[in-house]
RNA sequence: CAGAACGUAGCGAAGCCCGGCAUCGCGCCUGCCUGGGGGGCAGGAGACCGCUGGUUCGAAUCCAGCCGUUCUGA
Numbered sequence: 001c002a003g004a005a006c007g008u009a010g011c012g013a014a015g016c017c018c019g020g021c022a023u024c025g026c027g028c029c030u031g032c033c034u035g036g037g038g039g040g041c042a043g044g045a046g047a048c049c050g051c052u053g054g055u056u057c058g059a060a061u062c063c064a065g066c067c068g069u070u071c072u073g074a
Base pairs, nucleotide, nucleotide: 001073002072003071004070005069006068007067010026011025012024013023020057028044029043030042031041032040033039050066051065052064053063054062
């Protein structure tokens, strides 16, 4: 310098192709069970989806540019 993949909650992922309510596990908070710990049960909070624009009634999803990480090639 060129190409490819990836970027979504504190952590790890799904959802993207085919636009229409933000999903799961771990973790966190509250209550209950237990004498307590551990464990279990019930409930809850937390991401405007890497950034900026565009298309659209509507964008995590489509388009363009940029940034970051990883890999490949020169």
RNAcentral holds the sequence, with entries from MGnify. The RNA shown here (transfer RNA) has 74 nucleotides and comes from a soil metagenome. It matches the Rfam family "tRNA". By type it is a transfer RNA. The coordinates come from a structure-prediction model, not an experiment, and the mean pLDDT is 84.